The part of an RNA shown here (small-subunit ribosomal RNA, central domain) has 346 nucleotides and comes from an uncultured prokaryote. It matches the Rfam family "Bacterial small subunit ribosomal RNA". Its family is annotated with structural constituent of ribosome and ribosome in the Gene Ontology. The RNAcentral record of the full RNA draws on ENA.

Context: one part of a larger RNA
RNA sequence: CUGGGCGUAAAGCGCGCGUAGGUGGUUUGAUAAGUUGAUGUUGAAGCCCCCGGGCUUAACCUGGGAACUGCAUUCAAAACUGCCUAGCUAGAGUACGAUAGAGGGGGGUAGAAUUUCAGGUGUAGCGGUGAAAUGCGUAGAGAUCUGAAGGAAUACCAGUGGCGAAGGCAGCUUUCUGGAUCAUUACUGACACUGAGGAACGAAAGCAUGGGUAGCGAAGAGGAUUAGACACCCUCGUAGUCCAUGCCGUAAACGAUGUGUGUUAGACGUUGGAAAUUUAUUUUCAGUGUCGCAGCGAAAGCAAUAAACACACCGCCUGGGGAGUACGACCGCAAGGUUAAAACUC
Numbered sequence: 001c002u003g004g005g006c007g008u009a010a011a012g013c014g015c016g017c018g019u020a021g022g023u024g025g026u027u028u029g030a031u032a033a034g035u036u037g038a039u040g041u042u043g044a045a046g047c048c049c050c051c052g053g054g055c056u057u058a059a060c061c062u063g064g065g066a067a068c069u070g071c072a073u074u075c076a077a078a079a080c081u082g083c084c085u086a087g088c089u090a091g092a093g094u095a096c097g098a099u100a101g102a103g104g105g106g107g108g109u110a111g112a113a114u115u116u117c118a119g120g121u122g123u124a125g126c127g128g129u130g131a132a133a134u135g136c137g138u139a140g141a142g143a144u145c146u147g148a149a150g151g152a153a154u155a156c157c158a159g160u161g162g163c164g165a166a167g168g169c170a171g172c173u174u175u176c177u178g179g180a181u182c183a184u185u186a187c188u189g190a191c192a193c194u195g196a197g198g199a200a201c202g203a204a205a206g207c208a209u210g211g212g213u214a215g216c217g218a219a220g221a222g223g224a225u226u227a228g229a230c231a232c233c234c235u236c237g238u239a240g241u242c243c244a245u246g247c248c249g250u251a252a253a254c255g256a257u258g259u260g261u262g263u264u265a266g267a268c269g270u271u272g273g274a275a276a277u278u279u280a281u282u283u284u285c286a287g288u289g290u291c292g293c294a295g296c297g298a299a300a301g302c303a304a305u306a307a308a309c310a311c312a313c314c315g316c317c318u319g320g321g322g323a324g325u326a327c328g329a330c331c332g333c334a335a336g337g338u339u340a341a342a343a344c345u346c
Base pairs, nucleotide, nucleotide: 004317005316006315008299012314014201017198021194022193023192025088026087027086029084031082033081034080035077036076037075038073039072040071041070049065050064051063052062053061054060091191092188093187094186095185097182098181099180103177104176105175106174107173108172109171110154115149116148117147118146119145120144121143125136126135162169163168206247207246208245209244210243211242215241216240220236221235222234223233258313259312260311261310262309263308266291267290268289269288270287271286272285273284274283275282276281277280295302296301319346320345321344328339329338330337331336
């Protein structure tokens, strides 16, 4: 070292791409590195193990054997793994043909609504609450009609519907563009899986510079409530929310469930294809849901979208607190992030 685990008890990196590494379909031939045998040599004694012997027995002492899992040869074997060689098509990929989609970037544009401004009508309230008050209003508000401006978001359709690796994505239209699915033959011929480091993407908030600002609204101000009220409620309201460029790199970034492959009863929905027909059904592929058998699970539950049965690879856990903290290092403009202890204590 060989252990047990990771949905909810400690534990799956937020997510994909990918280097090294690990692992790898099927059939020949060759090789002999791993593997197996044979032979040789050495591996002191003691201890350990086996069979005996000696002290009345045992401990103890002692004879023999085994073992000491090692090393070498160029002797043998060739199933498996490796290397080499020649193939194959079931994995993977490409082409041809279709399909669905809020997938992403840019441009244009539409109609509701809120607010503000201007004008008309018109008069005393409006607003708000549990009740009020602050606030707005006779300098004409609120209501109503017409016009204008500007910003942000897209009702209905809308659906355990769709798309995306995740974060996430929704008016309409145009342009550029990524991926997926189905079906047919054809082609390449293992080109695959995972992935330490690495480098991309990554909600909200926050930061920098410059714009923009309708509504909402941290901070702040005022009014209430209250014993108090640095709150909940109300009236205002600055950053922010929006855009461009750059940073930050974290979330209950959740399915609290890593990725890939194969195997294992069914039933009922739904999305996108394809096929068949008896034309309203059946079959099938790829998703997305509900229930349920075996099995699993501490249980609740999971159950072909597994938490079942297996394999490959990575990440992570090892009592609570101290602490995701200190120190150091790296990153950041900062805020802070990543990595990550110990004393002590129960």